[in-house]
RNA sequence: AGAGUUUGAUCGUGGCUCAGAAUGAACGCUGGCGGCGUGCUUAACACAUGCAAGUCGAACGAUGAAACCUAGCUUGCUAGGUGGAUUAGUGGCGCACGGGUGAGUAAUAUAUAGAUAAUGUGCCUCUUAGUCUGGGAUAGCCAUUGGAAACGAUGAUUAAUACUAGAUACUCCUUCUAACUAUAAUGUUAGUUGGGAAAGUUUUUCGCUAAGAGAUCAGUCUAUAUCCCAUCAGCUUGUUGGUAGUGUAAGAGACUACCAAGGCUAUGACGGGUAGCGGGUUUGAGAGGAUGAUCCGCCACACUGGUACUGAGACACGGACCAGACUCCUACGGGAGGCAGCAGUGAGGAAUAUUGCACAAUGGAGGAAACUCUGAUGCAGCAACGCCGCGUGGAGGAUGACGCAUUUCGGUGUGUAAACUCCUUUUAUAUGUCAAGAAAAUGACGGUAGCAUAUGAAUAAGCACCGGCUAACUCCGUGCCAGCAGCCGCGGUAAUACGGAGGGCGCAAGCGUUACUCGGAAUCACUGGGCGUAAAGAGCGUGUAGGCGGGUUAAUAAGUUGGAAGUGAAAUCCUAUGGCUCAACCAUAGAACUGCUUUCAAAACUGUUGACCUAGAAUAUGGGAGAGGUAGAUGGAAUUUCUGGUGUAGGGGUAAAAUCCGUAGAGAUCAGAAGGAAUACCGAUUGCGAAGGCGAUCUACUGGAACAUUAUUGACGCUGAGACGCGAAAGCGUGGGGAGCAAACAGGAUUAGAUACCCUGGUAGUCCACGCCCUAAACGAUGCACACUAGUUGUUGCCUUGCUCGACAAGGCAGUAAUGCAGUUAACACAUUAAGUGUGCCGCCUGGGGAGUACGGUCGCAAGAUUAAAACUCAAAGGAAUAGACGGGGACCCGCACAAGCGGUGGAGCAUGUGGUUUAAUUCGACUAUACGCGAAGAACCUUACCUGGACUUGACAUAGAAAGAAUAACGCAGAGAUGUGAUAGUGCUAGCUUGCUAGAACUUUCAUACAGGUGCUGCACGGCUGUCGUCAGCUCGUGUCGUGAGAUGUUGGGUUAAGUCCCGCAACGAGCGCAACCCUCGUGUUUAGUUACUAACAGUUCGGCUGAGGACUCUAAACAGACUGCCUGGGUAACCAGGAGGAAGGUGAGGACGACGUCAAGUCAUCAUGGCCCUUAUGUCCAGGGCUACACACGUGCUACAAUGGGGCAUACAAAGAGCAGCGAUACCGUGAGGUGGAGCAAAUCUCAUAAAAUAUCUCCCAGUUCGGAUUGAAGUCUGCAACUCGACUUCAUGAAGUUGGAAUCGCUAGUAAUCGUAGAUCAGCAAUGCUACGGUGAAUACGUUCCCGGGUCUUGUACUCACCGCCCGUCACACCAUGGGAAUUGAAUUCAUUCGAAGCGGGGAUGCUAAGAUAGCUACCUUCCACAGUGGAAUUAGCGACUAGGGUGAAGUCGUAACAAGGUAACC
Repeated sequence: AGAGUUUGAUCGUGGCUCAGAAUGAACGCUGGCGGCGUGCUUAACACAUGCAAGUCGAACGAUGAAACCUAGCUUGCUAGGUGGAUUAGUGGCGCACGGGUGAGUAAUAUAUAGAUAAUGUGCCUCUUAGUCUGGGAUAGCCAUUGGAAACGAUGAUUAAUACUAGAUACUCCUUCUAACUAUAAUGUUAGUUGGGAAAGUUUUUCGCUAAGAGAUCAGUCUAUAUCCCAUCAGCUUGUUGGUAGUGUAAGAGACUACCAAGGCUAUGACGGGUAGCGGGUUUGAGAGGAUGAUCCGCCACACUGGUACUGAGACACGGACCAGACUCCUACGGGAGGCAGCAGUGAGGAAUAUUGCACAAUGGAGGAAACUCUGAUGCAGCAACGCCGCGUGGAGGAUGACGCAUUUCGGUGUGUAAACUCCUUUUAUAUGUCAAGAAAAUGACGGUAGCAUAUGAAUAAGCACCGGCUAACUCCGUGCCAGCAGCCGCGGUAAUACGGAGGGCGCAAGCGUUACUCGGAAUCACUGGGCGUAAAGAGCGUGUAGGCGGGUUAAUAAGUUGGAAGUGAAAUCCUAUGGCUCAACCAUAGAACUGCUUUCAAAACUGUUGACCUAGAAUAUGGGAGAGGUAGAUGGAAUUUCUGGUGUAGGGGUAAAAUCCGUAGAGAUCAGAAGGAAUACCGAUUGCGAAGGCGAUCUACUGGAACAUUAUUGACGCUGAGACGCGAAAGCGUGGGGAGCAAACAGGAUUAGAUACCCUGGUAGUCCACGCCCUAAACGAUGCACACUAGUUGUUGCCUUGCUCGACAAGGCAGUAAUGCAGUUAACACAUUAAGUGUGCCGCCUGGGGAGUACGGUCGCAAGAUUAAAACUCAAAGGAAUAGACGGGGACCCGCACAAGCGGUGGAGCAUGUGGUUUAAUUCGACUAUACGCGAAGAACCUUACCUGGACUUGACAUAGAAAGAAUAACGCAGAGAUGUGAUAGUGCUAGCUUGCUAGAACUUUCAUACAGGUGCUGCACGGCUGUCGUCAGCUCGUGUCGUGAGAUGUUGGGUUAAGUCCCGCAACGAGCGCAACCCUCGUGUUUAGUUACUAACAGUUCGGCUGAGGACUCUAAACAGACUGCCUGGGUAACCAGGAGGAAGGUGAGGACGACGUCAAGUCAUCAUGGCCCUUAUGUCCAGGGCUACACACGUGCUACAAUGGGGCAUACAAAGAGCAGCGAUACCGUGAGGUGGAGCAAAUCUCAUAAAAUAUCUCCCAGUUCGGAUUGAAGUCUGCAACUCGACUUCAUGAAGUUGGAAUCGCUAGUAAUCGUAGAUCAGCAAUGCUACGGUGAAUACGUUCCCGGGUCUUGUACUCACCGCCCGUCACACCAUGGGAAUUGAAUUCAUUCGAAGCGGGGAUGCUAAGAUAGCUACCUUCCACAGUGGAAUUAGCGACUAGGGUGAAGUCGUAACAAGGUAACC
């Protein structure tokens, strides 16, 4: 110090989350030792038991033990004395400290600084003076007596440092007077009136009394600071003040009476909620934030509420009285109690310890002291709760052992780790010794710390993590399951994210998790943020408080600055030093405590006061501009209605229609009348107004601004919380008005529906007057004011200057626009009219949704407006810009894309493929274009992968080991066959040599194991290959430049082209893959060559290039030439285009091969190859039969037709390109024919397939289901083949179905093309081929053109899409869950007011009752003011629950529509 997460990517906004530190913690796993600390955060819940405050006999009476002495004597008893232990009681001091807790308390608290001239103070210290004379009681004890007990009652008697009378007392208190002090308050001094003391003890000592001083402690008061809510805005009657009293230690409405009517409050009163405060602690760079355990200071409380007494001090934790709740005892009549002291118990809770030891130390109470008491305190026990320290061994040790894990099978990791060798002993165990803490005595801790000796590596390692953030990776299992998760997110068969393992990383006696706090978060921004579009400028103005404020001068000193003094407790933090072996911890010293107060000084700035100024502001004067406002009057055009005339059948409306109007006369047209609303042209980013807003003309009244001129005032200013006023449209109330338009409504259309868009009508309303409402995308989405900061141009108003006097030019001020620099901005953009640079003031924002909603308040007649949350839920929501994709957006261009044509498909029959269905199986794959005559260029068996049945298990096939055998051929039996079984023949090849053996190779059989095998799965794990966009013209890169960046530029622009083809221009310059060209075929020619091809001339001929011959021609097949916009004309800057010439061919000559970056998780694991998974007597292999050929139906692709441009008969002509030896097969003969017999020739320019057909000539048919059409069926055959039943093709004879040109829709084709005609080939025994691939013959029509449909390209635009429109996405309904609002009622809690009752108690009164001293006496019953608890009633607050109900949120694939995003198909929105 940052990081992850919104996007396809980017920048910025913005939230969520993480890494750090901390804890009085808890939980999980684990756990060796020591030191120092810490330990009920919850129920201020209830408490058994023990202890926590007593002490003094040197205050007093009484009791009088032990011991000692004396006497008597029954020698261990009695009596007396000394002695004083012991104590219940009187009395004194203490009990108000110490200890606990944080309920209450938002100020009677706390902190800081002051005041007390408004006060008190026991014990302690100092000073002065005194301590005299008396008196009567009383507890105890004794007796009687009540009660269960607690506790008493009565009588007699007794002491004191108990109580009390008197004397004395200047100084004390008090009344009055005088003087002084700044004095009227207050105080001081002097005098005066009245009043007030004492305690003893044997000496000292210790006490007592009065007064003063000090110290300490306390009371009271003042200022400042001190949480949240304004959905708490008004509160207050002892309230505010005065006078006189009461009261107190003391001021005071603290209390009482009377008088006045005040006091507090947006600088937050009053009310509600929460809370002990501070030093500090924690975090943070700091400023801040959070917190208030332990330790220290203060406060409050002591079961709950009230009250006083005693006392120096209390309204009193371990005192009293009363009331209440609760618990306990009881003889039922009455009593007792208060752990928020220390232990401990129960309960609560995630959770917090021993019913320990000691007064040895420190401190406290009492005492003269010894001493006693002390759960304060000192120690120990329990707890890893925290911090700190130590250890669990060290060195060597490689063949890198075993095991485990992994593996590419070679290895690698664990890993010097272990074993093993040597060493050490902190710790541990055992034994011994032994402190300081203590100053005379005294040690709980404690035989503790420490020290010494011995034993022996011996007693001692876990936890979390390993996808990114974030250090650390592999294997197995699982298969959107189980599970993980702080955020993003993992898991659907190859998971570094789940679970386990190996390994690794981190920390370590701990490690993780959870909770909470600060940080990061500049994410409430003082330091240190924002508001055009991300959340955010109030709709606009006037103006109050407040904030801020021009120039000069003087004074002052509140702010400000500097110095000094006091204070800021200690502890803590920091620095230094020191002490425990170090550290934690502790001690000492310093610094610091950023604060507050007092005082001195300065006078620049701000403030205040005085005097002045004119630049801000305002006023006066002048002539102009204007849809500024209000009221009145007037006008014309148009619509509509009415009246009358003319006139006749339609009008109106729409995309098209219909509803509607019209023969009862519409519409049209002419004239007249009525009425309401709005004001054409001018009219313009022109004007005016604060905004909303304001358009005919005239008049009246009236507001504001600009300009010009010189005068006047003299800072009078700016902003503006509340407040007040204005405020479009719609809406509301009352009364008018109502022509047109027009929510609602009605009808007609559209539609699947159409409560809409369109049409015909039509009411509120729109208009006027008055009164409300108060909101808008009320927008420049931009608050107001002032100052400063380049320009240029247009325009409005006013003024000045100039001349050439104009419809002129220049300048100034004020407005309103455009462009643009600096600057700003996330970018877009803004840019003197700022979103720039500054100042002042106001308003507003803090993730999305819930929600501008609920509740409450205010306003309103209502509608509603305003103010304005929370629960819950998500990890995003949102801005600008970028690249794509898309649009029922735009522009341009292209394509058989449309159009213009020709011919088809869709209807029929058949063929073929697919779906579906069926089946034991109908094997599998391919599904818009880009599946469907596709894989399949050949399913009867085989193929074959499917089904049924029968068989085999190292296997049908490969490699390796061992054994045997040559290989092999042929035969018999069983069986459907595979197979099984039997028997026969046969002894080979190569090498070595010892010449009859060995070795080797191939093959066969048997055995055993590694393995084979799989058309099993995954094309969504892959390679390769292929389709498509598309033969479309595109796709990119380097360097440079621009941009914060994604990206852009180049590649855009202007032209041109078939083309990103080329030219020009240009912050681009170049380059690559594509285009084109290079390649092949065809078209022309030349050269070369001349058989099997050719035949012009010559010769022969069987008349056939047949033969000789020829090399001319055709042809064959190699090379070359040719075409390049080269030439001409015109246009054009050029590229290029148009036309022409020549030429076989002309602008790419025609066709083919050739397919950029990429897209479709396109297709293929069944061509092949291949990862992973699966099967292994089967999912492998062999065999027979069946199936892939099924058949109600649907679709695709074809063939044949429906006929006369035709069918049939007969005759006759002209191709190209192929194929052929298990082949093509001629002549000949046989058969109606398919074909058969037969076998010449040919491995082919030689022979064969092989007659090409359409065409042409002629004859016939005469428009019909036919002499069209040929399906179907019967019969008979032929051929192939082991075999034509399922299931072949062909032939002949016979039969002669549908079909008469095909609905919606749809396909191909631009020239040798379509159409039409035949021919050949691959596969192949044969063939379901009408398919496919080639070949030639005949041979058209049309293209105006690019509006439209489809597809594509370029540019541009919009976008809420990026899985990219087959996108995204909204609302109702249905279901489940969650939180919330309303709600008849109901239950509590706390508060307040009124009233009733009125305990204890203080105050007042007070006896005829009681009383010893004393006496103008005291006390009491009793009466009474106030008052706690309680009762009743009202009010308002708050919490819970609640039938029913409302909206909201979330949820997987539900239903209905399609509202939004593109012109979203009616632009969207307020």
Predicted 3D model of a 1470-nucleotide RNA (small-subunit ribosomal RNA) from an uncultured prokaryote. The sequence is in RNAcentral, with records from ENA. Its Rfam family is "Bacterial small subunit ribosomal RNA". Rfam links the family to the GO terms structural constituent of ribosome and ribosome. The coordinates come from a structure-prediction model, not an experiment, and the mean pLDDT is 83.